Glycine riboswitch aptamer from a soil metagenome, 81 nucleotides, folded computationally. It matches the Rfam family "Glycine riboswitch aptamer". Rfam links the family to the GO term glycine biosynthetic process. The sequence is in RNAcentral, with records from MGnify.
[in-house]
RNA sequence: GUCCGGGAGAGUCUCCCCGCAACCAGCCGGGAGCGCCGAAGGGGCAACCUCCCCGGAACCUCUCAGGCCCAAGGACCGGAC
Repeated sequence: GUCCGGGAGAGUCUCCCCGCAACCAGCCGGGAGCGCCGAAGGGGCAACCUCCCCGGAACCUCUCAGGCCCAAGGACCGGAC
RNA backbone atom coordinates (compact mmCIF):
# COMPACT_ATOMS: atom_id res chain seq x y z
P G A 1 -1.22 3.75 3.57
O5' G A 1 -0.86 2.78 2.34
C5' G A 1 -0.72 3.37 1.04
C4' G A 1 -0.69 2.25 0.00
C3' G A 1 -1.93 1.37 0.00
O3' G A 1 -2.97 1.94 -0.79
C1' G A 1 0.00 0.00 0.00
P U A 2 -4.51 1.65 -0.43
O5' U A 2 -4.69 0.12 -0.90
C5' U A 2 -4.65 -0.23 -2.28
C4' U A 2 -4.87 -1.72 -2.44
C3' U A 2 -6.10 -2.26 -1.72
O3' U A 2 -7.27 -2.08 -2.50
C1' U A 2 -4.25 -3.66 -1.26
P C A 3 -8.68 -1.92 -1.74
O5' C A 3 -8.96 -3.40 -1.21
C5' C A 3 -9.23 -4.47 -2.12
C4' C A 3 -9.39 -5.77 -1.37
C3' C A 3 -10.35 -5.72 -0.19
O3' C A 3 -11.70 -5.85 -0.62
C1' C A 3 -8.37 -6.83 0.47
P C A 4 -12.87 -5.22 0.27
O5' C A 4 -12.90 -6.19 1.54
C5' C A 4 -13.36 -7.54 1.41
C4' C A 4 -13.24 -8.26 2.74
C3' C A 4 -13.89 -7.55 3.93
O3' C A 4 -15.29 -7.76 3.97
C1' C A 4 -11.76 -8.34 4.56
P G A 5 -16.22 -6.67 4.65
O5' G A 5 -15.89 -6.83 6.21
C5' G A 5 -16.29 -8.02 6.89
C4' G A 5 -15.77 -8.00 8.32
C3' G A 5 -16.14 -6.75 9.13
O3' G A 5 -17.47 -6.82 9.64
C1' G A 5 -13.87 -7.30 9.49
P G A 6 -18.23 -5.46 9.91
O5' G A 6 -17.49 -4.90 11.21
C5' G A 6 -17.62 -5.58 12.46
C4' G A 6 -16.75 -4.91 13.52
C3' G A 6 -17.00 -3.43 13.74
O3' G A 6 -18.14 -3.20 14.58
C1' G A 6 -14.68 -3.83 13.65
P G A 7 -19.07 -1.96 14.27
O5' G A 7 -18.08 -0.71 14.45
C5' G A 7 -17.56 -0.36 15.75
C4' G A 7 -16.64 0.84 15.63
C3' G A 7 -17.24 2.04 14.92
O3' G A 7 -17.98 2.84 15.85
C1' G A 7 -15.08 1.61 14.04
P A A 8 -19.45 3.25 15.49
O5' A A 8 -19.66 4.44 16.52
C5' A A 8 -19.38 4.24 17.90
C4' A A 8 -18.75 5.51 18.47
C3' A A 8 -19.62 6.76 18.29
O3' A A 8 -20.51 6.86 19.40
C1' A A 8 -17.39 7.22 17.59
P G A 9 -21.88 7.62 19.20
O5' G A 9 -21.47 9.17 19.20
C5' G A 9 -20.84 9.75 20.36
C4' G A 9 -20.33 11.13 20.01
C3' G A 9 -21.38 12.03 19.37
O3' G A 9 -22.11 12.71 20.40
C1' G A 9 -19.40 12.10 18.07
P A A 10 -23.64 12.55 20.44
O5' A A 10 -24.16 13.91 19.82
C5' A A 10 -23.73 15.16 20.36
C4' A A 10 -23.58 16.16 19.24
C3' A A 10 -24.84 16.34 18.40
O3' A A 10 -25.68 17.31 19.00
C1' A A 10 -22.92 16.09 16.99
P G A 11 -27.24 16.99 19.13
O5' G A 11 -27.78 17.52 17.76
C5' G A 11 -28.54 16.68 16.89
C4' G A 11 -29.66 17.55 16.38
C3' G A 11 -30.52 16.92 15.30
O3' G A 11 -31.65 16.30 15.94
C1' G A 11 -30.05 19.23 14.85
P U A 12 -31.67 14.67 16.04
O5' U A 12 -32.20 14.25 14.61
C5' U A 12 -33.44 14.72 14.14
C4' U A 12 -33.24 15.32 12.76
C3' U A 12 -34.49 15.97 12.19
O3' U A 12 -34.58 17.28 12.71
C1' U A 12 -33.42 14.65 10.53
P C A 13 -35.95 18.11 12.48
O5' C A 13 -35.63 19.48 13.24
C5' C A 13 -35.75 19.57 14.67
C4' C A 13 -35.52 21.01 15.09
C3' C A 13 -36.17 22.03 14.15
O3' C A 13 -37.54 22.22 14.48
C1' C A 13 -33.93 22.67 14.60
P U A 14 -38.54 22.57 13.31
O5' U A 14 -38.19 24.08 12.92
C5' U A 14 -38.47 25.14 13.84
C4' U A 14 -38.00 26.46 13.25
C3' U A 14 -38.49 26.74 11.84
O3' U A 14 -39.80 27.27 11.84
C1' U A 14 -36.17 27.22 11.98
P C A 15 -40.76 27.00 10.59
O5' C A 15 -40.18 27.98 9.46
C5' C A 15 -40.31 29.39 9.61
C4' C A 15 -39.48 30.10 8.55
C3' C A 15 -39.81 29.73 7.11
O3' C A 15 -40.94 30.45 6.63
C1' C A 15 -37.46 29.76 7.42
P C A 16 -41.80 29.84 5.42
O5' C A 16 -40.85 30.04 4.15
C5' C A 16 -40.59 31.35 3.65
C4' C A 16 -39.59 31.28 2.51
C3' C A 16 -39.96 30.36 1.36
O3' C A 16 -40.87 30.97 0.46
C1' C A 16 -37.69 30.02 1.94
P C A 17 -41.86 30.05 -0.40
O5' C A 17 -40.88 29.36 -1.47
C5' C A 17 -40.27 30.15 -2.50
C4' C A 17 -39.35 29.29 -3.34
C3' C A 17 -39.99 28.03 -3.91
O3' C A 17 -40.73 28.29 -5.09
C1' C A 17 -37.86 27.51 -3.01
P C A 18 -41.94 27.29 -5.48
O5' C A 18 -41.18 25.96 -5.92
C5' C A 18 -40.39 25.96 -7.11
C4' C A 18 -39.77 24.59 -7.31
C3' C A 18 -40.76 23.42 -7.30
O3' C A 18 -41.41 23.26 -8.55
C1' C A 18 -38.83 22.88 -6.02
P G A 19 -42.88 22.56 -8.54
O5' G A 19 -42.56 21.03 -8.28
C5' G A 19 -41.86 20.25 -9.27
C4' G A 19 -41.53 18.88 -8.71
C3' G A 19 -42.72 18.08 -8.19
O3' G A 19 -43.39 17.41 -9.26
C1' G A 19 -40.95 17.98 -6.63
P C A 20 -44.96 17.10 -9.05
O5' C A 20 -44.96 15.95 -7.95
C5' C A 20 -44.44 14.65 -8.26
C4' C A 20 -44.50 13.76 -7.02
C3' C A 20 -45.88 13.62 -6.39
O3' C A 20 -46.66 12.63 -7.05
C1' C A 20 -44.25 14.00 -4.70
P A A 21 -48.19 12.91 -7.29
O5' A A 21 -48.78 13.10 -5.82
C5' A A 21 -48.91 11.97 -4.94
C4' A A 21 -49.25 12.48 -3.53
C3' A A 21 -50.55 13.26 -3.40
O3' A A 21 -51.65 12.37 -3.20
C1' A A 21 -48.81 14.44 -2.31
P A A 22 -52.99 12.64 -4.00
O5' A A 22 -53.47 14.03 -3.41
C5' A A 22 -53.73 14.16 -2.01
C4' A A 22 -53.53 15.62 -1.61
C3' A A 22 -54.70 16.54 -1.94
O3' A A 22 -55.58 16.58 -0.82
C1' A A 22 -52.63 17.51 -2.65
P C A 23 -56.78 17.67 -0.78
O5' C A 23 -56.13 18.82 0.13
C5' C A 23 -56.26 20.20 -0.21
C4' C A 23 -56.65 20.98 1.05
C3' C A 23 -55.59 21.01 2.14
O3' C A 23 -54.65 22.08 1.92
C1' C A 23 -57.70 20.49 3.08
P C A 24 -53.06 21.86 2.22
O5' C A 24 -53.07 21.44 3.76
C5' C A 24 -53.45 22.39 4.77
C4' C A 24 -53.67 21.66 6.08
C3' C A 24 -52.41 21.09 6.73
O3' C A 24 -51.76 22.07 7.53
C1' C A 24 -54.14 19.46 6.73
P A A 25 -50.13 22.16 7.45
O5' A A 25 -49.63 20.68 7.77
C5' A A 25 -49.78 20.12 9.08
C4' A A 25 -49.58 18.62 9.03
C3' A A 25 -48.20 18.17 8.59
O3' A A 25 -47.29 18.13 9.70
C1' A A 25 -49.83 16.96 7.38
P G A 26 -45.66 18.26 9.40
O5' G A 26 -45.32 16.97 8.53
C5' G A 26 -45.39 15.67 9.13
C4' G A 26 -45.19 14.60 8.06
C3' G A 26 -43.86 14.69 7.31
O3' G A 26 -42.81 14.04 8.05
C1' G A 26 -45.63 14.40 5.76
P C A 27 -41.25 14.53 7.80
O5' C A 27 -40.89 13.90 6.37
C5' C A 27 -40.77 12.49 6.22
C4' C A 27 -40.50 12.15 4.77
C3' C A 27 -39.30 12.85 4.15
O3' C A 27 -38.09 12.18 4.46
C1' C A 27 -41.14 12.98 2.66
P C A 28 -36.68 13.03 4.46
O5' C A 28 -36.38 13.22 2.90
C5' C A 28 -36.04 12.07 2.11
C4' C A 28 -35.84 12.51 0.67
C3' C A 28 -34.86 13.66 0.45
O3' C A 28 -33.51 13.21 0.47
C1' C A 28 -36.79 14.01 -0.86
P G A 29 -32.35 14.26 0.90
O5' G A 29 -32.33 15.30 -0.32
C5' G A 29 -31.87 14.88 -1.61
C4' G A 29 -32.01 16.03 -2.60
C3' G A 29 -31.38 17.35 -2.17
O3' G A 29 -29.99 17.37 -2.41
C1' G A 29 -33.54 17.76 -3.02
P G A 30 -29.03 18.30 -1.48
O5' G A 30 -29.41 19.79 -1.95
C5' G A 30 -29.06 20.23 -3.27
C4' G A 30 -29.61 21.63 -3.51
C3' G A 30 -29.19 22.67 -2.47
O3' G A 30 -27.88 23.18 -2.72
C1' G A 30 -31.49 22.88 -2.93
P G A 31 -27.01 23.75 -1.46
O5' G A 31 -27.76 25.13 -1.13
C5' G A 31 -27.72 26.21 -2.08
C4' G A 31 -28.54 27.38 -1.56
C3' G A 31 -28.19 27.88 -0.17
O3' G A 31 -27.06 28.74 -0.20
C1' G A 31 -30.53 27.70 -0.37
P A A 32 -26.12 28.86 1.10
O5' A A 32 -27.02 29.69 2.12
C5' A A 32 -27.34 31.05 1.85
C4' A A 32 -28.34 31.56 2.87
C3' A A 32 -27.92 31.45 4.33
O3' A A 32 -27.07 32.52 4.72
C1' A A 32 -30.15 30.71 4.10
P G A 33 -26.04 32.31 5.94
O5' G A 33 -27.02 32.22 7.21
C5' G A 33 -27.78 33.36 7.60
C4' G A 33 -28.65 33.03 8.80
C3' G A 33 -27.91 32.42 9.98
O3' G A 33 -27.27 33.41 10.76
C1' G A 33 -29.91 31.22 9.59
P C A 34 -25.83 33.10 11.41
O5' C A 34 -26.21 32.26 12.71
C5' C A 34 -26.89 32.90 13.80
C4' C A 34 -27.61 31.87 14.64
C3' C A 34 -26.72 30.83 15.31
O3' C A 34 -26.12 31.31 16.51
C1' C A 34 -28.60 29.76 14.35
P G A 35 -24.73 30.68 16.98
O5' G A 35 -25.14 29.18 17.42
C5' G A 35 -25.99 28.97 18.55
C4' G A 35 -26.34 27.49 18.68
C3' G A 35 -25.16 26.54 18.81
O3' G A 35 -24.65 26.49 20.14
C1' G A 35 -26.72 25.65 17.27
P C A 36 -23.08 26.20 20.38
O5' C A 36 -22.87 24.71 19.85
C5' C A 36 -23.37 23.60 20.60
C4' C A 36 -23.34 22.33 19.77
C3' C A 36 -21.98 21.72 19.47
O3' C A 36 -21.46 21.00 20.59
C1' C A 36 -23.38 21.55 17.57
P C A 37 -19.87 20.71 20.66
O5' C A 37 -19.68 19.54 19.58
C5' C A 37 -20.26 18.25 19.81
C4' C A 37 -19.80 17.29 18.72
C3' C A 37 -18.28 17.20 18.58
O3' C A 37 -17.77 16.25 19.51
C1' C A 37 -19.29 17.40 16.43
P G A 38 -16.31 16.46 20.15
O5' G A 38 -15.29 16.02 18.98
C5' G A 38 -15.47 14.73 18.37
C4' G A 38 -14.70 14.72 17.07
C3' G A 38 -13.21 15.03 17.19
O3' G A 38 -12.53 13.78 17.32
C1' G A 38 -14.21 16.05 15.27
P A A 39 -10.99 13.60 17.66
O5' A A 39 -10.54 12.47 16.66
C5' A A 39 -9.54 12.70 15.64
C4' A A 39 -9.90 11.85 14.42
C3' A A 39 -11.11 12.42 13.67
O3' A A 39 -10.79 12.49 12.28
C1' A A 39 -11.46 10.14 14.26
P A A 40 -10.16 13.59 11.47
O5' A A 40 -10.24 12.93 10.00
C5' A A 40 -10.12 11.52 9.86
C4' A A 40 -9.87 11.18 8.39
C3' A A 40 -8.73 11.97 7.76
O3' A A 40 -7.48 11.37 8.01
C1' A A 40 -10.65 12.06 6.35
P G A 41 -6.26 12.27 8.55
O5' G A 41 -6.19 13.45 7.47
C5' G A 41 -5.84 13.15 6.11
C4' G A 41 -6.06 14.37 5.24
C3' G A 41 -5.30 15.62 5.67
O3' G A 41 -3.96 15.61 5.21
C1' G A 41 -7.55 16.18 5.23
P G A 42 -2.83 16.24 6.14
O5' G A 42 -3.24 17.78 6.27
C5' G A 42 -3.20 18.65 5.14
C4' G A 42 -3.69 20.03 5.52
C3' G A 42 -2.98 20.67 6.70
O3' G A 42 -1.74 21.26 6.31
C1' G A 42 -5.30 20.93 6.97
P G A 43 -0.54 21.31 7.35
O5' G A 43 -1.01 22.44 8.39
C5' G A 43 -1.12 23.80 7.96
C4' G A 43 -1.72 24.65 9.07
C3' G A 43 -0.96 24.66 10.39
O3' G A 43 0.16 25.54 10.36
C1' G A 43 -3.27 24.44 10.81
P G A 44 1.41 25.24 11.33
O5' G A 44 0.80 25.50 12.79
C5' G A 44 0.45 26.83 13.20
C4' G A 44 -0.01 26.82 14.64
C3' G A 44 0.96 26.16 15.61
O3' G A 44 1.96 27.08 16.02
C1' G A 44 -1.22 25.35 16.01
P C A 45 3.42 26.54 16.36
O5' C A 45 3.25 26.02 17.86
C5' C A 45 2.98 26.95 18.91
C4' C A 45 2.52 26.21 20.15
C3' C A 45 3.51 25.21 20.73
O3' C A 45 4.45 25.85 21.57
C1' C A 45 1.34 24.26 20.68
P A A 46 5.96 25.28 21.63
O5' A A 46 5.81 23.79 22.18
C5' A A 46 5.32 23.56 23.51
C4' A A 46 4.83 22.12 23.61
C3' A A 46 5.95 21.09 23.53
O3' A A 46 6.36 20.79 24.87
C1' A A 46 4.16 20.55 22.01
P A A 47 7.45 19.56 25.16
O5' A A 47 6.49 18.33 25.51
C5' A A 47 5.81 18.29 26.77
C4' A A 47 4.94 17.05 26.86
C3' A A 47 5.66 15.72 26.65
O3' A A 47 6.28 15.28 27.85
C1' A A 47 3.64 15.73 25.41
P C A 48 7.76 14.60 27.79
O5' C A 48 7.60 13.48 26.65
C5' C A 48 6.76 12.35 26.87
C4' C A 48 6.57 11.59 25.57
C3' C A 48 7.86 11.11 24.92
O3' C A 48 8.28 9.87 25.47
C1' C A 48 6.48 12.13 23.29
P C A 49 9.88 9.48 25.48
O5' C A 49 10.18 9.23 23.93
C5' C A 49 9.55 8.14 23.25
C4' C A 49 10.00 8.10 21.81
C3' C A 49 11.51 8.10 21.62
O3' C A 49 12.01 6.77 21.72
C1' C A 49 10.50 9.63 20.11
P U A 50 13.39 6.50 22.57
O5' U A 50 14.48 7.26 21.69
C5' U A 50 15.65 7.74 22.31
C4' U A 50 16.50 8.48 21.30
C3' U A 50 17.64 9.26 21.93
O3' U A 50 18.75 8.43 22.13
C1' U A 50 16.51 10.64 20.37
P C A 51 19.08 7.91 23.63
O5' C A 51 19.89 9.18 24.15
C5' C A 51 20.17 9.33 25.55
C4' C A 51 21.23 10.39 25.69
C3' C A 51 20.94 11.66 24.89
O3' C A 51 20.11 12.55 25.63
C1' C A 51 23.17 10.94 24.48
P C A 52 19.03 13.43 24.84
O5' C A 52 19.97 14.50 24.09
C5' C A 52 20.64 15.52 24.85
C4' C A 52 21.55 16.31 23.93
C3' C A 52 20.88 16.93 22.73
O3' C A 52 20.26 18.17 23.06
C1' C A 52 22.89 15.88 22.05
P C A 53 18.97 18.63 22.26
O5' C A 53 19.57 18.97 20.82
C5' C A 53 20.43 20.11 20.64
C4' C A 53 21.00 20.11 19.24
C3' C A 53 19.96 20.11 18.11
O3' C A 53 19.49 21.42 17.84
C1' C A 53 21.66 18.51 17.65
P C A 54 17.99 21.61 17.31
O5' C A 54 18.01 20.86 15.89
C5' C A 54 18.72 21.43 14.80
C4' C A 54 18.79 20.43 13.65
C3' C A 54 17.44 19.97 13.12
O3' C A 54 16.90 20.89 12.19
C1' C A 54 18.87 18.09 13.40
P G A 55 15.28 21.07 12.19
O5' G A 55 14.71 19.60 11.88
C5' G A 55 14.98 18.98 10.61
C4' G A 55 14.61 17.51 10.67
C3' G A 55 13.15 17.22 10.99
O3' G A 55 12.33 17.30 9.83
C1' G A 55 14.53 15.86 12.34
P G A 56 10.76 17.62 10.03
O5' G A 56 10.17 16.30 10.70
C5' G A 56 10.28 15.05 10.00
C4' G A 56 9.75 13.93 10.88
C3' G A 56 8.34 14.16 11.39
O3' G A 56 7.39 13.77 10.40
C1' G A 56 9.72 13.40 13.16
P A A 57 5.91 14.37 10.51
O5' A A 57 5.37 13.65 11.84
C5' A A 57 4.28 14.20 12.54
C4' A A 57 4.34 13.73 14.00
C3' A A 57 3.43 14.55 14.90
O3' A A 57 2.14 13.97 14.87
C1' A A 57 5.58 14.44 15.86
P A A 58 0.87 14.84 14.43
O5' A A 58 -0.30 14.19 15.29
C5' A A 58 -0.33 12.77 15.44
C4' A A 58 -0.78 12.43 16.85
C3' A A 58 -2.11 13.06 17.27
O3' A A 58 -3.18 12.27 16.79
C1' A A 58 -0.52 13.29 19.02
P C A 59 -4.55 12.96 16.37
O5' C A 59 -5.34 12.99 17.74
C5' C A 59 -6.77 12.96 17.79
C4' C A 59 -7.10 12.36 19.13
C3' C A 59 -6.11 12.79 20.19
O3' C A 59 -6.55 13.94 20.89
C1' C A 59 -6.40 10.40 20.17
P C A 60 -7.90 14.22 21.49
O5' C A 60 -7.57 15.38 22.54
C5' C A 60 -6.69 15.17 23.63
C4' C A 60 -5.87 16.42 23.88
C3' C A 60 -6.45 17.68 23.28
O3' C A 60 -7.46 18.22 24.14
C1' C A 60 -4.14 17.58 22.79
P U A 61 -8.79 18.78 23.51
O5' U A 61 -8.32 20.09 22.73
C5' U A 61 -7.75 21.20 23.45
C4' U A 61 -7.12 22.17 22.48
C3' U A 61 -8.04 22.63 21.35
O3' U A 61 -8.86 23.72 21.79
C1' U A 61 -5.94 22.01 20.45
P C A 62 -10.28 23.93 21.09
O5' C A 62 -9.87 24.60 19.69
C5' C A 62 -9.24 25.89 19.67
C4' C A 62 -9.01 26.30 18.24
C3' C A 62 -10.25 26.19 17.36
O3' C A 62 -11.04 27.38 17.51
C1' C A 62 -8.34 25.29 16.22
P U A 63 -12.60 27.32 17.16
O5' U A 63 -12.58 27.64 15.60
C5' U A 63 -13.64 27.20 14.78
C4' U A 63 -13.07 26.45 13.59
C3' U A 63 -14.17 25.82 12.71
O3' U A 63 -13.83 26.05 11.35
C1' U A 63 -12.62 24.17 13.47
P C A 64 -14.24 27.43 10.63
O5' C A 64 -13.06 27.46 9.57
C5' C A 64 -12.92 28.51 8.62
C4' C A 64 -12.14 27.95 7.45
C3' C A 64 -12.79 26.73 6.81
O3' C A 64 -13.77 27.11 5.85
C1' C A 64 -10.50 26.28 7.21
P A A 65 -15.11 26.24 5.71
O5' A A 65 -14.59 24.83 5.13
C5' A A 65 -13.97 24.76 3.85
C4' A A 65 -13.31 23.40 3.67
C3' A A 65 -14.25 22.21 3.82
O3' A A 65 -14.92 21.92 2.60
C1' A A 65 -12.31 21.84 5.11
P G A 66 -16.45 21.45 2.65
O5' G A 66 -16.42 20.12 3.53
C5' G A 66 -15.83 18.92 3.02
C4' G A 66 -15.77 17.86 4.10
C3' G A 66 -17.11 17.53 4.76
O3' G A 66 -17.87 16.61 3.99
C1' G A 66 -15.47 17.83 6.43
P G A 67 -19.48 16.67 4.04
O5' G A 67 -19.85 16.21 5.52
C5' G A 67 -19.63 14.86 5.92
C4' G A 67 -19.82 14.73 7.41
C3' G A 67 -21.22 15.04 7.94
O3' G A 67 -22.07 13.91 7.80
C1' G A 67 -19.62 16.09 9.31
P C A 68 -23.66 14.13 7.76
O5' C A 68 -24.02 14.59 9.25
C5' C A 68 -24.01 13.64 10.32
C4' C A 68 -24.65 14.25 11.56
C3' C A 68 -26.02 14.87 11.32
O3' C A 68 -27.01 13.87 11.38
C1' C A 68 -24.69 16.33 12.64
P C A 69 -28.24 13.96 10.36
O5' C A 69 -28.98 12.57 10.57
C5' C A 69 -29.46 12.16 11.85
C4' C A 69 -30.41 11.01 11.65
C3' C A 69 -29.81 9.81 10.92
O3' C A 69 -29.17 8.92 11.84
C1' C A 69 -31.87 10.40 9.90
P C A 70 -27.80 8.20 11.38
O5' C A 70 -28.23 7.33 10.11
C5' C A 70 -29.08 6.21 10.26
C4' C A 70 -29.46 5.65 8.91
C3' C A 70 -28.28 5.27 8.01
O3' C A 70 -27.78 3.97 8.33
C1' C A 70 -29.84 6.52 6.77
P A A 71 -26.19 3.69 8.21
O5' A A 71 -25.85 3.96 6.67
C5' A A 71 -26.38 3.10 5.65
C4' A A 71 -26.12 3.69 4.27
C3' A A 71 -24.64 3.94 3.95
O3' A A 71 -24.00 2.77 3.47
C1' A A 71 -25.92 5.85 3.37
P A A 72 -22.48 2.49 3.89
O5' A A 72 -21.65 3.66 3.18
C5' A A 72 -21.56 3.72 1.76
C4' A A 72 -20.98 5.06 1.33
C3' A A 72 -19.61 5.39 1.92
O3' A A 72 -18.56 4.81 1.16
C1' A A 72 -21.04 7.24 2.19
P G A 73 -17.28 4.21 1.90
O5' G A 73 -16.62 5.50 2.59
C5' G A 73 -16.07 6.55 1.80
C4' G A 73 -15.78 7.76 2.66
C3' G A 73 -14.82 7.51 3.82
O3' G A 73 -13.47 7.67 3.39
C1' G A 73 -16.73 8.63 4.62
P G A 74 -12.34 6.69 4.04
O5' G A 74 -12.38 7.02 5.60
C5' G A 74 -11.92 8.27 6.10
C4' G A 74 -12.22 8.37 7.58
C3' G A 74 -11.65 7.23 8.41
O3' G A 74 -10.33 7.53 8.81
C1' G A 74 -13.94 7.54 8.95
P A A 75 -9.16 6.49 8.35
O5' A A 75 -8.01 6.77 9.42
C5' A A 75 -7.29 8.00 9.41
C4' A A 75 -7.09 8.49 10.83
C3' A A 75 -6.44 7.48 11.76
O3' A A 75 -5.02 7.58 11.69
C1' A A 75 -8.38 8.32 12.79
P C A 76 -4.17 6.21 11.56
O5' C A 76 -4.71 5.30 12.76
C5' C A 76 -4.45 5.66 14.12
C4' C A 76 -5.33 4.84 15.06
C3' C A 76 -5.15 3.33 14.94
O3' C A 76 -4.04 2.87 15.70
C1' C A 76 -7.46 3.85 14.94
P C A 77 -3.26 1.51 15.25
O5' C A 77 -4.32 0.35 15.61
C5' C A 77 -4.63 0.09 16.98
C4' C A 77 -5.65 -1.05 17.07
C3' C A 77 -5.27 -2.31 16.30
O3' C A 77 -4.36 -3.12 17.02
C1' C A 77 -7.54 -1.76 15.88
P G A 78 -3.35 -4.12 16.23
O5' G A 78 -4.33 -5.28 15.70
C5' G A 78 -4.96 -6.15 16.65
C4' G A 78 -5.89 -7.12 15.92
C3' G A 78 -5.27 -7.86 14.75
O3' G A 78 -4.51 -8.98 15.19
C1' G A 78 -7.39 -7.03 14.13
P G A 79 -3.26 -9.51 14.30
O5' G A 79 -3.98 -10.19 13.04
C5' G A 79 -4.75 -11.38 13.22
C4' G A 79 -5.41 -11.77 11.92
C3' G A 79 -4.47 -11.91 10.72
O3' G A 79 -3.79 -13.17 10.71
C1' G A 79 -6.42 -10.71 10.08
P A A 80 -2.35 -13.27 9.97
O5' A A 80 -2.73 -13.19 8.41
C5' A A 80 -3.45 -14.26 7.79
C4' A A 80 -3.78 -13.88 6.37
C3' A A 80 -2.59 -13.50 5.49
O3' A A 80 -1.93 -14.65 4.98
C1' A A 80 -4.33 -11.94 5.18
P C A 81 -0.33 -14.57 4.66
O5' C A 81 -0.28 -13.62 3.36
C5' C A 81 -0.83 -14.07 2.12
C4' C A 81 -0.75 -12.96 1.08
C3' C A 81 0.64 -12.38 0.85
O3' C A 81 1.41 -13.18 -0.02
C1' C A 81 -0.96 -10.63 1.00
Its mean pLDDT, the model's own confidence on a scale to 100, is 82.